[in-house]
Context: one part of a larger RNA
Molecule: small-subunit ribosomal RNA, central domain
Organism: metagenome
RNA sequence: UUGGGCGUAAAGGGCAUGUAGGUGGGUCUUUAAGUCAGUUGUUAAAUCUUACGGCUUAACCGUGAAUGGCAAUUGAUACUGAAGAUCUUGAGUGCGAGAGGGGACGGUAGAAUAUCUAGUGUAGCGGUGGAAUGCGUAGAUAUUAGAUAGAAUACCUGAGGCGAAGGCGACCGUCUGGCUCGUAACUGACUCUGAAAUGCGAAAGCAUGGGUAGCAAACAGGAUUAGAUACCCUGGUAGUCCAUGCCGUAAACGAUGGGUACUAGCUGUCGGAGGACUAACCCCUUCGGUGGCGGAGCUAACGCAUUAAGUACCCCGCCUGGGGAGUACGAUCGCAAGGUUGAAACUC
Numbered sequence: 001u002u003g004g005g006c007g008u009a010a011a012g013g014g015c016a017u018g019u020a021g022g023u024g025g026g027u028c029u030u031u032a033a034g035u036c037a038g039u040u041g042u043u044a045a046a047u048c049u050u051a052c053g054g055c056u057u058a059a060c061c062g063u064g065a066a067u068g069g070c071a072a073u074u075g076a077u078a079c080u081g082a083a084g085a086u087c088u089u090g091a092g093u094g095c096g097a098g099a100g101g102g103g104a105c106g107g108u109a110g111a112a113u114a115u116c117u118a119g120u121g122u123a124g125c126g127g128u129g130g131a132a133u134g135c136g137u138a139g140a141u142a143u144u145a146g147a148u149a150g151a152a153u154a155c156c157u158g159a160g161g162c163g164a165a166g167g168c169g170a171c172c173g174u175c176u177g178g179c180u181c182g183u184a185a186c187u188g189a190c191u192c193u194g195a196a197a198u199g200c201g202a203a204a205g206c207a208u209g210g211g212u213a214g215c216a217a218a219c220a221g222g223a224u225u226a227g228a229u230a231c232c233c234u235g236g237u238a239g240u241c242c243a244u245g246c247c248g249u250a251a252a253c254g255a256u257g258g259g260u261a262c263u264a265g266c267u268g269u270c271g272g273a274g275g276a277c278u279a280a281c282c283c284c285u286u287c288g289g290u291g292g293c294g295g296a297g298c299u300a301a302c303g304c305a306u307u308a309a310g311u312a313c314c315c316c317g318c319c320u321g322g323g324g325a326g327u328a329c330g331a332u333c334g335c336a337a338g339g340u341u342g343a344a345a346c347u348c
Stems, first nucleotide, its partner, number of pairs: 003320004007302002012316001014200004021193002025087007033080002035076009049065006090190001091187003094183005102176007109153001113149008124135002161168002205246006214240002219235004257315006265293011297304002321348003330341004
């Protein structure tokens, strides 16, 4: 490479937008590039395969043939391509509704916590398995009133919602992205995927400037212990928060790439629409999401099962024994930390 694969054995890119490329709905006409058929030429001989023949046979030898390739030419037109025309079901637009912690910015609120001020009040508080470090007669803890600060938003809250993923949760306002349902007015295949590229991307970390209530790496002390560089306790700095810029990684997980079509059901829930009903609810039908169970089928099994890991097609990414190693070297990105790409010797 071929083949076979990628939920858990090695293997789905963290996610999207999208260039090249690949791929592509119905009908008609033309063309004849692919495709198919015929003919001709060529492919030195020998060899190989094969038919017949010659040495008593065979090896060996002779004569002929065949497959395939390339080129030219004559035809065929179902399929693919190309050119033209046309259609509406794919896709998109319009119109009418709807749900939502989707995003950005600004403002507001209450509970809790901490600190400060003042009052009451007196000897303890705190903490643990038990203690001690710690705090407290310079009046703590507790309690009452007031003030200030930062961070997070109990209940609602739900296998519930939204988002491409990361993720998103008090309330109000401004700006803004996407989605669903209904309708069938418009465009008329405009599709799908997507190397490269570009953007987004938890936490931690980095840079500059702010902020710092609580929590808390590091660090200090007290315990525990044979020891205890831990688990437990008392403190506590970076950090956690904000603004701007970087980093670009995660068990970035559904460990399951995206799209389209098809293939039993039952049951819950969220958002719409239609019907039935006197109306709400319930009920029936239907579209879109999100769960549980389960049949065929699939699977090594576990399990998956209309949200497929079933049946097919299209496109991308990736795997090819373990270790060495996600290392070395080189390149590239980064302020750095480090990231991306990514071997071999050797060894089992």